[in-house]
Context: one part of a larger RNA
RNA sequence: UGAACGCUGGCGGUAUGCUUAACACAUGCAAGUCGAACGGUAACGGGUCUAGCUUGCUAGAUGCCGACGAGUGGCGGACGGGUGAGUAACGCGUAGGAAUCUGCCUUAUAGUGGGGGAUAACACUAGGAAACUGGUGCUAAUACCGCAUAAUCCCUGAGGGGUAAAGACUUCGGUCGCUAUAAGAUGAGCCUGCGUCAGAUUAGCUUGUUGGUGGGGUAAAGGCCUACCAAGGCGAAGAUCUGUAGCUGUUUUGAGAGGAAGAACAGCCACACUGGGACUGAGACACGGCCCAGACUCCUACGGGAGGCAGCAGUGGGGAAUAUUGGACAAUGGGGGCAACCCUGAUCCAGCAAUACCGCGUGUGUGAAGAAGGCCUGCGGGUUGUAAAGCACUUUCAGAGGGGAAGAAGUCUAUUUCGGUAGAUUGACAUUACCCUCAGAAGAAGCACCGGCUAACUCUGUGCCAGCAGCCGCGGUAAUACAGAGGGUGCGAGCGUUAAUC
Numbered sequence: 001u002g003a004a005c006g007c008u009g010g011c012g013g014u015a016u017g018c019u020u021a022a023c024a025c026a027u028g029c030a031a032g033u034c035g036a037a038c039g040g041u042a043a044c045g046g047g048u049c050u051a052g053c054u055u056g057c058u059a060g061a062u063g064c065c066g067a068c069g070a071g072u073g074g075c076g077g078a079c080g081g082g083u084g085a086g087u088a089a090c091g092c093g094u095a096g097g098a099a100u101c102u103g104c105c106u107u108a109u110a111g112u113g114g115g116g117g118a119u120a121a122c123a124c125u126a127g128g129a130a131a132c133u134g135g136u137g138c139u140a141a142u143a144c145c146g147c148a149u150a151a152u153c154c155c156u157g158a159g160g161g162g163u164a165a166a167g168a169c170u171u172c173g174g175u176c177g178c179u180a181u182a183a184g185a186u187g188a189g190c191c192u193g194c195g196u197c198a199g200a201u202u203a204g205c206u207u208g209u210u211g212g213u214g215g216g217g218u219a220a221a222g223g224c225c226u227a228c229c230a231a232g233g234c235g236a237a238g239a240u241c242u243g244u245a246g247c248u249g250u251u252u253u254g255a256g257a258g259g260a261a262g263a264a265c266a267g268c269c270a271c272a273c274u275g276g277g278a279c280u281g282a283g284a285c286a287c288g289g290c291c292c293a294g295a296c297u298c299c300u301a302c303g304g305g306a307g308g309c310a311g312c313a314g315u316g317g318g319g320a321a322u323a324u325u326g327g328a329c330a331a332u333g334g335g336g337g338c339a340a341c342c343c344u345g346a347u348c349c350a351g352c353a354a355u356a357c358c359g360c361g362u363g364u365g366u367g368a369a370g371a372a373g374g375c376c377u378g379c380g381g382g383u384u385g386u387a388a389a390g391c392a393c394u395u396u397c398a399g400a401g402g403g404g405a406a407g408a409a410g411u412c413u414a415u416u417u418c419g420g421u422a423g424a425u426u427g428a429c430a431u432u433a434c435c436c437u438c439a440g441a442a443g444a445a446g447c448a449c450c451g452g453c454u455a456a457c458u459c460u461g462u463g464c465c466a467g468c469a470g471c472c473g474c475g476g477u478a479a480u481a482c483a484g485a486g487g488g489u490g491c492g493a494g495c496g497u498u499a500a501u502c
Base pairs, nucleotide, nucleotide: 001499003498004497005496006495007494010360011359012358013357014356015355016353017352018318023316024315025314027313028312029311032075033074034073037072038071040068041067044066045065046064047062048061049060050059051058052057053056082271083270084269091196092195093194094193095192096191097190100188101187105184106183107182108181109180110179111178112177113147115145116144122137123136124135125134126133127132153162154161155160167176168175169174197243198242199241204234205233206232209231210230211229212228213227214226215225216224246268247267248266249265250261251260252259253258273294274293275292276291277290296307297306298305299304324350326349327348328347332346333344334343335342336341363393364392365391366390373384374383375382376381397443399438400437401436402435403434407429410425411424412423413422414421415420446491447490448489449488450487451472452471453470457486458485459484460483461482467474468473
């Protein structure tokens, strides 16, 4: 140190947790929302009507209401989340630049007139195993298309020409929208200077290549593309080629200079089964959109179809090795909505793991007959050792019982002098933190080492055997070096080993 392995293991806090196969994935969830845009009514709940009766039930009808499946339409699915394969590059970092766009938001000005034709849903019907698809008929809109108008705006040969709009709700006061334009904010695209790994056992590279003109294209400069013209452009200050690699803030080490790294968190970039392509859109060439090709998996009635976890969990595989198919939208934030609210594996929490860091505990005081036992012995004793027992205390943590927050701002209802006021209500975590009480030393210590480096020594066994070992080296009969024991040293819920780096 994002570690792993061996032995051991009491509690808490805070972090972290597939570094390997960008290997393949069962299952569930991860992006919806709006009925205050629209036609409507499949389900649910009410109301009304009809019928049956057992007199409050059953059946049917009815969009009348609350709501709402499917559908049209709007906004959002370009954010958030993941991964680091590719990339040695204007990719990133830093400092600048001009030829650009920018939904929602803010400010401001002007407008929102009058028409039309369709189409899904639905009904009927046809094809198909399915996925799904076709035909006929009906219908609505904030869907679509003309007309009018044009302050502005766009084009211009400066005469002129061209381009808009949509309504919904309402307490009738307005509110939310819509169109055009100007400006801002935010976001994005583009260009440039400088910096950005290794190899010369890679020395020459380049033909849209370098520049110009005309044209095209883009939101926009530009060989970005194309036709023609010129022959340029880069390179030992390392081009080209090859290998490796996401970059940075930072992290780590070091007295510093420097070295190494780029996990977590934050910014940027790239990718989304592999390769290619565009569509829609303010924004994508789009992780949970589309099309084509390929590999793979699955379904099939063999005609044809379906799929993409580098989202969160989880499975197999690989590996020394890395967690739950958990809870909640309570908070923060995001999408939709006038709002209520809905959605949110973002997020907040919980679970697992001594993986790391930090904190606490495993008792405290007293206690010499220096007990017993162990070990050593020169047999006198020494040592383990105040250690234990005994006596006197304490109760952290764990356990049991009781109390119990903050994190909540809001939202709804009523009222209002529009400042507020009153009431109700919202906590996943949570059997929470924290506080009080109870019982009893009670439930809680290991690991490595002891030849020198290097703190710590004796005995027994073994006999160049068995073995140790980071280096020097130990072991061939008295081994402080092997193995065991007693004793000691170091660290301590850890200790040691391995790997990596300074």
Small-subunit ribosomal RNA, 5' domain from an uncultured marine bacterium, 502 nucleotides, folded computationally. The coordinates come from a structure-prediction model, not an experiment, and the mean pLDDT is 87.